A computed fold for a 328-nucleotide RNA from Roseivirga sp., annotated as Bacterial RNase P class A. It matches the Rfam family "Bacterial RNase P class A". The family's RNA type in Rfam is ribozyme. The coordinates come from a structure-prediction model, not an experiment, and the mean pLDDT is 75. The model forms 97% of the base pairs in the Rfam consensus.

């Protein structure tokens, strides 16, 4: 140089016109809004899938028991985690080595408590597989596979193997989800019907049981009436760079700086032009390389908010390993 892996980072740009969403001033106008000018911010690495982990909300089926998920060497990190980060053990690749061990080294992976509570399984040889309808050759006894040994095996009365078999242990899990949830405005049919029950309790609080709440203006089911508006919750925060300091990291203290979406049928967009790169043809050239000409520029779209994980991605950068090439 060139490919293949990892890990991190960017993921079109710039102008002009036309619009959208929130803020702040100013004019103007009103009962409030609303509108006009100007200025300011306005999607992502996954905003996605909603898998996990917490926060924040609200509900006593949140109490006790089963059942039912999760996890699973040791250490640490962190609000917290099943998640990251280091180790240690184990397998499997590669090298040191031309092969095989064994050890080093590097790289990748683990579903890594327990089989010495108990069921169950489990190919081939073998008589026989956890068990006795005990093979052959030898011993022994009143008698018995009682005893040895050969033979299959990975393993034969033996603490055999399997838990991505059931099982067990330890540890942890109440449920819902911004349509939470709190006020404010509007409006309707405390009516109809068909059941069930009225303290001897229907029914209901969404896995069972007891317990425990509601419960008579009651509750379950038809069919119909109304309402679907605004406000908070809402985004300044386990935030986001910079430097520096602990630590093998993940991570974490200090210092100083910065403000970075808030919609609500849901904005953040379209359109010329003109630039960058990729890629593919032609043309010039000794190559590096230029010129032109066509084509791509991905994935994708906040919805209370973070920490992780998982997929999706045109195409480029950085940095390491690792092979193979030139050149000195």
């Nucleotide at each position: 140089g060139a490919u293949a892996c990892a890990a991190g980072c960017c993921a079109c740009c710039u102008u002009a016109u036309c619009g959208c969403u929130c803020c702040u001033g100013a004019c103007a106008u009103u009962a409030a809004u609303c509108g006009u000018c100007a200025g300011g911010a306005g999607a992502g690495g996954a905003a996605a899938g909603u898998c996990c982990g917490g926060g924040c909300a609200c509900c006593a089926u949140a109490g006790g028991g089963a059942a039912g998920c999760a996890u699973a060497g040791c250490g640490g990190u962190u609000a917290a985690c099943g998640g990251c980060c280091g180790u240690c053990a184990c397998a499997c690749u590669g090298a040191c080595u031309a092969a095989a061990a064994c050890g080093u080294c590097a790289g990748c992976g683990u579903a890594g408590g327990a089989c010495a509570a108990g069921u169950g399984c489990a190919a081939c040889a073998g008589a026989a597989a956890g068990a006795a309808u005990g093979u052959a050759c030898a011993g022994g006894u009143a008698a018995u596979g009682c005893u040895g040994u050969a033979g299959u095996g990975a393993a034969a009365u033996c603490a055999g193997g399997u838990a991505a078999a059931c099982u067990c242990u330890a540890u942890g899990c109440g449920g819902u989800g911004a349509a939470a949830u709190g006020c404010c405005a509007c409006g309707u049919a405390c009516a109809c019907u068909c059941g069930c029950u009225u303290u001897u309790g229907a029914g209901g609080g969404u896995u069972c049981c007891c317990g425990c709440c509601c419960g008579a203006u009651g509750u379950g089911g038809g069919a119909g009436g109304g309402u679907a508006g605004g406000c908070a919750g809402c985004u300044a925060g386990a935030u986001c760079g910079u430097g520096u300091c602990g630590g093998u990291a993940a991570c974490g203290g200090c210092a100083g700086g910065g403000c970075c979406a808030g919609a609500u049928a849901a904005a953040u967009g379209a359109u010329a032009a003109g630039g960058g790169u990729c890629a593919u043809g032609a043309c010039g050239a000794u190559u590096u390389u230029g010129u032109c000409a066509u084509g791509a520029u991905a994935c994708a779209g906040a919805a209370c908010c973070c920490g992780g994980c998982u997929u999706a991605u045109c195409g480029g950068c950085u940095u390491g390993u690792a092979u193979c090439u030139u050149u000195u």